Model confidence (mean pLDDT): 83 of 100. This is a predicted structure of a 96-nucleotide RNA (c-di-GMP-I riboswitch aptamer) from a Rhodocyclaceae bacterium. The model forms 100% of the base pairs in the Rfam consensus. The organism belongs to Rhodocyclaceae, within Bacteria.
RNA sequence: ACUGAAACACGGCAAACCCGUCGAAAGGCGGGGACGCAAAGUCACCGGUCUACAGGGUGCCCCGAACAAGCACUCCAGGACAGCGGAACCGCCAGG
Numbered sequence: 001a002c003u004g005a006a007a008c009a010c011g012g013c014a015a016a017c018c019c020g021u022c023g024a025a026a027g028g029c030g031g032g033g034a035c036g037c038a039a040a041g042u043c044a045c046c047g048g049u050c051u052a053c054a055g056g057g058u059g060c061c062c063c064g065a066a067c068a069a070g071c072a073c074u075c076c077a078g079g080a081c082a083g084c085g086g087a088a089c090c091g092c093c094a095g096g
Stems, first nucleotide, its partner, number of pairs: 002096001003094002012037002017032006035083001041089002045086003048081003055075006
């Protein structure tokens, strides 16, 4: 440096769900808890997925006619996901 389907050793991480907390949400953080994971370690670089506060568009509502406010639908990451895949970096043990 490469390989690891199975096995050895020390172990490690922690899904769903529950409680608390931050957030508009997706989701994050802490505690409990284990579905699983040889990178379920780090990282948002590439693809993919999720959310839509703000912003845009349309309609409704209102009305003498407009505007505003409100409501609905829709578009949209600047937000998020590393336990979706790839890339990059670091790493235990074992065999050759």